[in-house]
RNA sequence: UGCCCGAUAGCUCAAGUGGUAGAGCGGCCGGCUGUUAACCGGUUGGUUGCAGGUUCGAGUCCUGCUCGGGCAG
Repeated sequence: UGCCCGAUAGCUCAAGUGGUAGAGCGGCCGGCUGUUAACCGGUUGGUUGCAGGUUCGAGUCCUGCUCGGGCAG
């Protein structure tokens, strides 16, 4: 310098061919228990890395940039 992959909730990750962003864990409240843990119920969760573009509509498509990983030189 070029190419490829990735960036989504506090964490680990989903999200078909563009059509209301979800799960598990975690946090909070309660139940159960002599207490804790475990278990059960409820609840809380997001400028989808940043900036633009296309579109009626973008996590998804296009361009540039940032960060991480890999390959080539």

A computed fold for a 73-nucleotide RNA from a Pseudomonadota bacterium, annotated as transfer RNA. NCBI's taxonomy places the organism under Bacteria, Pseudomonadati, Pseudomonadota. It matches the Rfam family "tRNA". Rfam links the family to the GO term triplet codon-amino acid adaptor activity. Rfam's curators write: Transfer RNA (tRNA) molecules are approximately 80 nucleotides in length. It is annotated as a transfer RNA. The RNAcentral record of the sequence draws on ENA.